[in-house]
Predicted 3D model of a 111-nucleotide RNA (SAM riboswitch aptamer (S box leader)) from a soil metagenome. Its Rfam family is "SAM riboswitch aptamer (S box leader)". Rfam's curators write: The SAM riboswitch is found upstream of a number of genes which code for proteins involved in methionine or cysteine biosynthesis in Gram-positive bacteria. The RNAcentral record of the sequence draws on MGnify. The prediction has a mean pLDDT of 83. Of the family's consensus pairs, 97% are formed in the model.
Order: sequence, then structure tokens, then C1' cells
RNA sequence: UCAUCGAGACCGGCUGAGGGAUUGGGCCCGAAGAAGCCGGGGCAACCGCCGCCAACGCGGAAAGGUGCCAACUCCUGCGGGAUCAUCGACAACAGUGGUUCCGGCAGAUGA
Repeated sequence: UCAUCGAGACCGGCUGAGGGAUUGGGCCCGAAGAAGCCGGGGCAACCGCCGCCAACGCGGAAAGGUGCCAACUCCUGCGGGAUCAUCGACAACAGUGGUUCCGGCAGAUGA
């Protein structure tokens, strides 16, 4: 810099109190064993590989290089749209809150 991030995939051993990147808030996981390390298993298909194509690209396999295996990157924070509720009280606007969508920020993985 580019691409992707709503899907998918867990057992055993050692160990022993934390963990979910970061910071605030929330919500979860954890002594029926967190994080870490080791072994095995699995998921996926970015690279590489095979086939097709003028090219973009499409399809295939999973022995190789990575990655991953609670919850959407667990949710949210900043800007904007839609919608509902509330306050008001004629209604609407503004405010506040919920849901949802788009963008941004931060991050992860690959090349």
C1' cells in the first nucleotide's frame, strides 16, 4: 500500500488467576480451571499448487507457508441518515433514549 473482517472450527497434559488488543463505559468468560506452554484434532482458503480464460476472473485439492478454533473485531465512544419512544403539551423543532444503516477512528490477518 492493497484485500478481507455477520460464516466456520476443540480435546488431552502441565500449570494455577486471571481473560475478552489498547483507554472510558457496558456486557460477558473463568476453581465444573483464565492466560501461557506442549501434544493431537479441526476450520478456512490469503500465498503457493492444479485446471480453464486474451484478460479481469472462475473452479478444484488441502501434502507446503501463514492464520484461526466463546460472544459481529463481544458491544459502544467520533460524524451523518432513517425510524420508534419520551419530554413538551395543539403539533412540530430542539433535547434525551432505543433500534438500524452509512462513513470515520483504532485494531486483526494475509500478500